[in-house]
RNA sequence: GGGCCCUUAGCUCAUUUGGUAGAGCGCGUCCAUGGCAUGGACGAGGUGAGGGGUUCGAUCCCCCUAGGGUCCA
Numbered sequence: 001g002g003g004c005c006c007u008u009a010g011c012u013c014a015u016u017u018g019g020u021a022g023a024g025c026g027c028g029u030c031c032a033u034g035g036c037a038u039g040g041a042c043g044a045g046g047u048g049a050g051g052g053g054u055u056c057g058a059u060c061c062c063c064c065u066a067g068g069g070u071c072c073a
Stems, first nucleotide, its partner, number of pairs: 001072007010025004019056001027043006049065005
């Protein structure tokens, strides 16, 4: 220098012929217990790496940029 893959909640990860994004753990409140552990209910938390384009509509398609992984030179 070139090819390919990845980037989604605090962490680990789902979510595809494009239709308003979820789980587990963690966090907060409450209930059960005399208390802890534990269990249960409810809730907060995302401009989906950044920008642009296509589209009525983009996590998803296209382009550029950044970071990471891998292969080639």
The prediction has a mean pLDDT of 81. Transfer RNA from a bacterium, 73 nucleotides, folded computationally. It was read from a public genome assembly. Its Rfam family is "tRNA".